RNAcentral holds the full RNA, with entries from ENA. The part of an RNA shown here (large-subunit ribosomal RNA, domain I) has 551 nucleotides and comes from a Candidatus Microgenomatia bacterium. Its Rfam family is "Bacterial large subunit ribosomal RNA". Its mean pLDDT, the model's own confidence on a scale to 100, is 81.
[in-house]
Context: one part of a larger RNA
RNA sequence: CUGAUAAUGGAUGCCCUGGGCGCUCAUGCCGAGGAAGGACGCAUAUGGCAGCGAUAUUCGUCGGGGAGGAGCCAUAAUCCUCUGAUCCGGCGGUUUCCGAAUGGGGAAACCCUCCAAUUUUUGGAAUCACACGAUAAACCUUAUCGAAAGAUAUGUAUAGUUGUGUGAAGGGUACCGUCUGAACUGAAACAUCUAAGUAAGGCGUGGAAAAGAAAUACAAUUGAGAUUCCGUAAGUAGCGGCGAGCGAAAACGGAUCAGCCUAAACCCCGAUGCAAAUCGGGGGGUUGCAGGACUUCCGAUAUGGGAUGCUGAUUGUGAUAGAGGAACGCUUUGGAAUAAGCGGCCAGAGAGAGUGAAAGCCUCGUAGUCGAAAUUACAAUCACCCCUAGGAAGCACCUAAGUACCAUGGAACACGACUGUUCUGUGGGAAUCUGGGUCUACCACGAUCCAAGGCUAAAUACAUGAGUGCACCGAUAGCGAAUAGUACCAUGAGGGAACGGUGAAAAGCACCCCGGAAGGGGAAUGAAAUAGUACCUGAAAUUAUCAGCUA
Numbered sequence: 001c002u003g004a005u006a007a008u009g010g011a012u013g014c015c016c017u018g019g020g021c022g023c024u025c026a027u028g029c030c031g032a033g034g035a036a037g038g039a040c041g042c043a044u045a046u047g048g049c050a051g052c053g054a055u056a057u058u059c060g061u062c063g064g065g066g067a068g069g070a071g072c073c074a075u076a077a078u079c080c081u082c083u084g085a086u087c088c089g090g091c092g093g094u095u096u097c098c099g100a101a102u103g104g105g106g107a108a109a110c111c112c113u114c115c116a117a118u119u120u121u122u123g124g125a126a127u128c129a130c131a132c133g134a135u136a137a138a139c140c141u142u143a144u145c146g147a148a149a150g151a152u153a154u155g156u157a158u159a160g161u162u163g164u165g166u167g168a169a170g171g172g173u174a175c176c177g178u179c180u181g182a183a184c185u186g187a188a189a190c191a192u193c194u195a196a197g198u199a200a201g202g203c204g205u206g207g208a209a210a211a212g213a214a215a216u217a218c219a220a221u222u223g224a225g226a227u228u229c230c231g232u233a234a235g236u237a238g239c240g241g242c243g244a245g246c247g248a249a250a251a252c253g254g255a256u257c258a259g260c261c262u263a264a265a266c267c268c269c270g271a272u273g274c275a276a277a278u279c280g281g282g283g284g285g286u287u288g289c290a291g292g293a294c295u296u297c298c299g300a301u302a303u304g305g306g307a308u309g310c311u312g313a314u315u316g317u318g319a320u321a322g323a324g325g326a327a328c329g330c331u332u333u334g335g336a337a338u339a340a341g342c343g344g345c346c347a348g349a350g351a352g353a354g355u356g357a358a359a360g361c362c363u364c365g366u367a368g369u370c371g372a373a374a375u376u377a378c379a380a381u382c383a384c385c386c387c388u389a390g391g392a393a394g395c396a397c398c399u400a401a402g403u404a405c406c407a408u409g410g411a412a413c414a415c416g417a418c419u420g421u422u423c424u425g426u427g428g429g430a431a432u433c434u435g436g437g438u439c440u441a442c443c444a445c446g447a448u449c450c451a452a453g454g455c456u457a458a459a460u461a462c463a464u465g466a467g468u469g470c471a472c473c474g475a476u477a478g479c480g481a482a483u484a485g486u487a488c489c490a491u492g493a494g495g496g497a498a499c500g501g502u503g504a505a506a507a508g509c510a511c512c513c514c515g516g517a518a519g520g521g522g523a524a525u526g527a528a529a530u531a532g533u534a535c536c537u538g539a540a541a542u543u544a545u546c547a548g549c550u551a
Stems, first nucleotide, its partner, number of pairs: 001548007013536001014501002018473002020470009029171002037098003040053003044076002047073003050057001059092006068080003103112003113125005127168009140155001142153004175206001176204005186193001190241001216224001218223001228255004238246002259455003262400001266283007288433001290399003294394005304387003309384001311383010322370002328343005344361002346350001352364003405428009435450005488495002508535001511522004
């Protein structure tokens, strides 16, 4: 060096109770009635996971179900069960200790105390806000004394203290609103700019949130008619050290559609007050073709609607257990039949999974059918409840003020200040329908709308679950994780793995021999043991032995 046989090692192939990514549907807040999350316990034996809480591997009840069961790793012993267990579902009970943690303390899962009723035992005792009570200072009022300081008494309160009731607190991956708010980076450097109102942080709500019924940042001389979301307009109009880059809107096509309530004028009642006036309650009223109040006149006595109703009843359809559910044999091969051959059958069922190889007819299921004592969702109907009226004339009372608007500094609008709209710090500061805002500086004409109060479902976002799908992965892949935020590392914040496969079935090698054992040789099981739990296949590097070759 070549070959062979073994060893080591765990690649490759095959496999899937694990993952990845979509779609559809459903569901969506929990918490002082003590949550989320944990600690410690609970079984005959009990280490982990799961379950449960001193009633502890469970209790009651109402239903389902019908022969086995006492969760899994994983057995032994002992029990339960047709007087219906185990199991599944509805509603309840119990639910140690910590944790907002709430009697006080505290180094979380521990320590210490008081009150009431009490045999054991049970209940209560934190803070803040609001409402209604109780009590009640100083100061003040009044009176007396006093030169004054002040003293004594007096009166309504308030602070404080205290009682009762209601509420709050804390948690929640993502989604949402709001308040703060970077840098790397890009500009081939860098400062305006970009990244980006992103990441991150604070606060807050909900199952969605936000927005929302035009003083439209509409439109353009025709008109549209709340908001939200998708498509398109469009990488257009524009913005821009006119660099890098940023980047609309209307119209149009769709999804979904829903509109309402206050303030004021005027009237009535009440409270405080000498009065003026203020406050509270009820009626009235809510808009731009201006509307409303008031006075007069005409007309009507109905109709329509309710998301804004924690309401009730009935019915229906669902959800939370389930019931029943067709049809196959022989021969051959084989360890085994689901294979092959032969002959049958069912099919509203030939989806799928399992079974000793590949099964419509073996098992579980599947199609179609049926089903709820209890709880619950949605819809419809009914009941109750709530809302709902015009026209003309006169009059000139009302129609949201430190507001609109202006100056200046900023921010948001695609728009970086030449401007416009919206918001805003500082200063100034209107009008009142013969009024006011907008229409991209500004003016005129014209058009359009009515700010300075509030509410509002759906279409939308996200998470979880179920179903379903995949020219997605198949153990160095796929989630970090074939369960693990474990083991381990770190004072801590935090970081963070690896490990799958005997066989159809343990039938997991009785017994004998060698050996201290490990291990091995027989024998036995098995289809197979070079399938022996260091277990499917078993590559390479590497090692050993044997044989051969080479100088």